[in-house]
Context: one part of a larger RNA
Molecule: large-subunit ribosomal RNA, half B
Organism: Coscinodiscus wailesii
């Protein structure tokens, strides 16, 4: 010193984030018990009383033959103690609020909770070979259960309730329409071919689930508004207007676990409250089973208050035990470039034991303390980076299990109906106009015939006649009808022929569908449906693989990414920045190209105009800017035109390359011009995209046995906001606080450094305010500086780790001074102030709220200063906040999740090697060796403030009030010393006493139970105690005030000279101090002295120091005292007994004192 314990005067939470920890409470019997309540509880509520021993007495139960024993119980009296549940075991209590109903469960190893669960509630699925789930399957589960059952989801007892929205997403349903794959059928084209044909491509047909569409569903996912006017003070807005919406938040609650502003307003609680509670409602951003609001009981939950209690604190002290220390033995670890390992200032990769300078410093241990060694430990977990990883999410991309649907196989029989297609037959066709019901096209030019009438005969029917009808034939009349043509029509005849179309029908064949049937292994059931395989479509974070850009004064958010012009750019070219300004992703077949010819613009002026004059470009040149441009190769006008040509290209410019640019000249065939000539777009510089892949056209090319074809090649052209524009893919978003790895001080957060915009302070200027008056005081605007405390900028050390706010503890420095001291001015009468100058010696509070620093408040104060020191100080402490993992609210997000928003909970390691610091030794020198006493260079400590009294109710002042100077001075604060008194402790000094065991039965003792508990207490150590100190004087000074006095005949505090003047400085005081290298001085001794060894304590970790060592009182012992305790044991007497009395202020008594003729140990 630490740990674990014991005790503590006075106070009693003042401690602190917080009563953390500790204390207190505690058992049994009796009395008594509020509020609320789900009537069960709350409740051991709270608050009180009793409890030992002895004698007598009452009662009950059991056992026993009985005597009696065990247990229980009533009452009265008596006895002793500080205390009778005497020890041990063993609830502190109450009030209010939040959350969760409850008992329970959970992160083994930092979170026990408000999280999970829960009974209860609701919704959804599931009819049994059930749904769900596992499995490739067999099969299992569900369940040996059957909708009062099972599964999934949400909520979470109970009470009162649970509003509006179906537009989005999801689920369910509907089936008319839309869309919709493979397989199938049909057709066409291409290729090839000896043929059937085959192959490829395209189109069409009829289709499934699904999608779209249409409905329903919110205790499904979810959502639940603005603006504005208005009432007879004002305010408010019952009322109205308007816009939007699927609907606009109802009841309830509300600064809340939700409220940013915010410490909201108000009341209460307190001396004081960022806290708590009630209330208000202005709800950033409450709200109804993501449940809303209440709620008795319960909670190692969270917040607040009261009471009891206390060492939590004021403010510490003592004691016990175990370590620490010393000796003996045994004997690790991390760490370690090497070490011969000081301070200050400076420097420096920007914080030096190691560099420079100065200072300091004899050598070397031990015990301690931790300021530094950017100490040790862990290749930083924060941050950034990586074309790293992992896991999670989803309306990222791409797949996929599963599920659903269709086709096909498994797959058989048979009737009916319907539908489609084909073939055959026989029909069918009405616009208007028009003779009239014109299907179309083509061919052909004449074709076809007999009706009707008359007369007669015959037949049929009727009972008959008349009339009528039918059939056949004959005769008469030799004519009539239709068509061509004409009208009308796009088209002309069933006049004739051929091939087709529309619509409906019949027959056959074929295909499909519908509905109802049948059927093989063993009884029943089922049955060509299931099932299973394959193909196809849909769905599909259930599962998987991946992606999710770069630049960047850290990263993110924002912005940007290619090309053109100017400036920056420093007179060649080139040249950066998240430097400053702008443009482009085209236009034009001629008003914009080519050529030839001609002309001259804008502005001003005279001015009606024309015409002229001045002006060198001040206009125009499609477009941005710059350059260029008048005898215009560039502007404007006109004519003719297409060179906005084909094939080539020497040579240059530019570029890392890829690319890009300029270009004479040659050939061809042209335009314009009389010609020379010019013309391969545009006054120049933007108007863009590599390769692969695909497409179209052309071509003398190649053709995998041959011939073809396919395919390729060559030329021309087309398809990319591949705009992240030299383009990673045809195809790609997010989260991580559960995180991991590799790196980075190449890059952020802390601190340092540089800088000083900001900040702080000073000086200066003087408008103005101050009645007057710039500067008693205040002072705008402007100017000049200083500092390195703020907020920043930069990114220089540190990412193989420099621990971060506040508090505790301990400080140290600066002065721009808060108090105290000394001065000047004052708009200073006194008192009290204001302001400025000097001054850093000392001092600079306790509480309430809050994690706070800060701030606000309360109360005192002489004053409660400002800053630096890694925002001093975590190898000294704390851990409330911030800043891991759990959980909740609000908000955001589809979600995983997120929030300089809130809330609750949440592991702080290190035995000290070096330097440094506090102590304490050894050695050496000083010195020939010793003893004693001094000096004091130097260093350090200390340095406070003052009620009150006197002077004096004086000076001053109208009064009220009220001093300087001077003389005393309590209490305080701080420090040191001490233990006589006071108080604490005092582990065995004395006594009391419980339980139990033992000696030896009683008595008396002893052990254990925290020293068992309780009451006292010696020495020692201590504070809460006592004493003392912070005194006085001098010297030199600061600001300031002066004397004499010139320069400058005056004046002047100064230049020479002289003086006063402060808690400052130096002495004076105290401490250390000759290791002060000038190593000092004085006195004494001369083989002295010291050490070793032993007994010890006034000393002490060990050493050391001090006392003593037989010529001895050093320690022990003994004796006598002191002190403490409180009247011992044994005995006698009294009492029934517990017990009392007597001898007896008894007995015992640690550390104290004295004595000791020396008992033991100091040979």
């Nucleotide at each position: 010193u630490u740990a674990u314990u014991u005790u503590u005067a006075a106070g009693g939470a003042a401690c602190u984030c917080g009563g953390c920890a500790a204390a207190a409470u505690g058992a049994c019997u009796c009395u008594g018990u509020a509020u609320c309540u789900u009537c069960g509880g709350u409740a051991u509520a709270a608050a009180g009383a009793g409890u030992a021993g002895c004698u007598u007495u009452u009662u009950a139960a059991g056992g026993g033959u009985a005597a009696c024993c065990u247990u229980u119980u009533u009452a009265a009296g008596c006895u002793g103690u500080c205390a009778c549940a005497a020890a041990a075991u063993c609830g502190g209590g109450g009030a209010c609020a939040g959350c969760g109903a409850c008992u329970g469960u959970u992160u083994a190893u930092u979170a026990a909770a408000a999280a999970c669960a829960c009974a209860g509630g609701u919704c959804u699925c599931u009819g049994c070979u059930a749904a769900u789930u596992u499995g490739c399957a067999a099969a299992a589960u569900g369940a040996u259960g059957u909708a009062u059952a099972g599964a999934g989801a949400c909520u979470g007892a109970c009470g009162c309730c649970u509003g509006c929205c179906c537009g989005g997403u999801a689920c369910u349903g509907u089936a008319a329409g839309u869309u919709g794959a493979a397989a199938a059928a049909a057709a066409a084209a291409a290729g090839u071919u000896c043929u059937g044909g085959c192959u490829u491509u395209u189109u069409u047909u009829a289709u499934a689930a699904g999608u779209c569409u249409c409905a329903g569903u919110a205790a499904a996912c979810g959502g639940c508004g603005g603006c504005u006017g208005u009432a007879a003070c004002u305010c408010u807005g019952a009322c109205g207007g308007u816009c939007c919406u699927a609907a606009g938040g109802u009841a309830g609650c509300g600064a809340a676990a939700u409220u940013c502003c915010u410490u909201g307003g108000u009341a209460u609680u307190u001396a004081a409250u960022u806290g708590g509670u009630g209330u208000c409602c202005u709800g950033c951003a409450u709200g109804a089973a993501u449940g809303g609001c209440g709620u008795a009981a319960c909670g190692a939950c969270u917040g607040u208050c009261c009471u009891a209690c206390u060492g939590u604190c004021u403010u510490a002290a003592a004691a016990a035990u175990a370590a620490u220390u010393u000796c003996a033995g045994u004997g690790a670890a991390a760490u370690u470039g090497a070490a011969a390992u000081u301070u200050u200032c400076g420097u420096g990769a920007a914080g030096a034991u190691g560099c420079g300078a100065a200072a300091u410093u004899c050598u070397u241990g031990c015990a301690g303390g931790u300021a530094g060694a950017c100490g040790g430990a862990a290749a930083g977990a924060c941050c950034c980076c990586g074309u790293g990883c992992a896991c999670c999410u989803u309306u990222a991309c791409u797949a996929u299990a599963g599920u659903u649907a269709u086709a096909u196989a498994u797959u058989g029989c048979a009737a009916a109906u319907u539908u489609g297609a084909a073939u055959a037959a026989a029909a069918u066709g009405u616009a208007u106009a028009g003779a009239a019901u014109a299907u179309g096209u083509g061919g052909u030019a004449a074709a076809u015939u007999a009706a009707a009438a008359u007369a007669g005969u015959u037949u049929u029917c009727u009972a008959a006649a008349a009339a009528a009808u039918u059939u056949a034939c004959u005769a008469u009349a030799g004519u009539a009808a239709u068509u061509a043509g004409u009208u009308a029509u796009g088209a002309a005849a069933u006049a004739c022929c051929a091939c087709a179309c529309u619509u409906a029908u019949u027959a056959u064949u074929u295909a499909a569908a519908u509905g109802a049937g049948c059927u093989a292994a063993u009884a029943a059931a089922a049955g060509a449906c299931a099932u299973u395989g394959u193909a196809u479509a849909a769905u599909g974070g259930g599962u998987a693989g991946u992606u999710u850009g770069a630049c960047u004064g850290g990263g993110g958010c924002g912005g940007u990414c290619a090309c053109c012009u100017c400036c920056u750019a420093a007179a060649a070219a080139g040249u950066a920045a998240c430097g400053g300004a702008g443009g482009u992703g085209u236009g034009c077949u001629a008003u914009a190209g080519g050529u030839a010819a001609g002309c001259u613009c804008a502005a001003g002026u005279u001015c009606a105009a024309a015409a002229g004059c001045u002006u060198u470009a001040g206009a125009g040149a499609a477009u941005a800017a710059u350059a260029u441009u008048a005898a215009a190769u560039u502007g404007c006008u006109u004519g003719c035109u297409u060179g906005a040509c084909u094939g080539u290209a020497a040579g240059a410019u530019u570029g890392a390359c890829a690319a890009a640019u300029c270009a004479a000249a040659c050939a061809g065939g042209g335009a314009c011009g009389a010609a020379a000539g010019u013309c391969g777009g545009u006054u120049a510089u933007a108007g863009u995209g590599a390769u692969c892949c695909g497409a179209u056209g052309a071509u003398u090319c190649u053709u995998u046995g041959u011939g073809g074809a396919a395919a390729g090649a060559u030329c021309a052209u087309c398809g990319c906001u591949c705009a992240a524009c030299g383009a990673a893919u045809a195809a790609a978003a997010g989260g991580u606080a559960c995180g991991c790895c590799g790196g980075g001080g190449a890059u952020a957060a802390c601190a340092g450094g540089c800088u000083a915009a900001u900040c702080a302070c000073u000086u200066u200027u003087u408008a103005g305010a101050g009645a007057c008056c710039u500067u008693a005081u205040c002072g705008a605007u402007g100017a000049a500086g200083u500092g390195g405390u703020u907020u920043g900028g930069c990114a220089c050390c540190u990412c193989g780790a420099u621990g971060u706010u506040g508090g505790a503890u301990u400080a140290u420095c600066a002065c721009a001074u808060c108090c105290u001291g000394g001065a000047g001015c004052u708009g200073c009468a006194a008192a009290a102030g204001g302001u400025u100058c000097c001054a850093a010696g000392g001092g600079u509070u306790u509480g309430g709220u809050u994690g706070u620093u800060c701030g606000c408040c309360a109360a005192a104060u002489a004053a409660c200063g400002u800053g630096g020191u890694a925002c001093a100080u975590g190898a000294u402490c704390u851990g409330a906040g911030u800043u891991u993992a759990g959980a909740a609210c609000g908000u955001c997000g589809u979600g995983a999740g997120a929030c300089a928003g809130u809330u609750u909970g949440g592991u702080c390691c290190c035995u000290a090697u070096c330097u440094u610091c506090u102590g304490u030794g050894a050695g050496u020198a000083a010195a020939a060796g010793a003893a004693a006493a001094u000096u004091g260079a130097a260093a350090g400590a200390a340095u406070u403030a003052a009620a009150c009294u006197u002077u004096a109710g004086u000076a001053c002042g109208a009064g009220a009030g009220g001093a300087c100077c001077a003389a005393g001075a309590a209490a305080a604060a701080u420090a040191a010393a001490u233990c006589a008194a006071u108080g604490g402790u005092g582990u065995u000094u004395c006594g009391a006493u419980u339980g139990u065991c033992u000696u030896u039965c009683c008595a008396a003792a002893g052990g254990c139970a925290u020293a068992g508990u309780c009451g006292a207490g010696u020495a020692g150590c201590u504070a809460c105690a006592u004493u003392u100190a912070u005194a006085u004087u001098a010297a030199a000074u600061a600001a300031a005030u002066a004397c004499u006095g010139a320069a400058a005949a005056c004046a002047u505090u100064u230049a020479a000279g002289u003086a006063u003047g402060a808690a400052u400085u130096u002495a004076u005081u105290c401490u250390u101090a000759a290791a002060a290298c000038a190593a000092a001085u004085u006195u004494u001794c001369u083989a002295a002295a010291a050490a070793c060894c032993g007994u010890a304590a006034a000393a002490g970790a060990u050493u050391a120091u001090u006392a003593c060592g037989u010529u001895a009182a050093u320690a022990g012992g003994u004796u006598u005292a002191a002190u403490g305790u409180g009247u011992a044991a044994a005995a006698a007497c009294u009492g029934c007994a517990a017990a009392g009395u007597u001898a007896a202020a008894a007995g015992c008594u640690a550390a104290u004192a004295a004595a000791u003729a020396a008992c033991u140990a100091a040979g």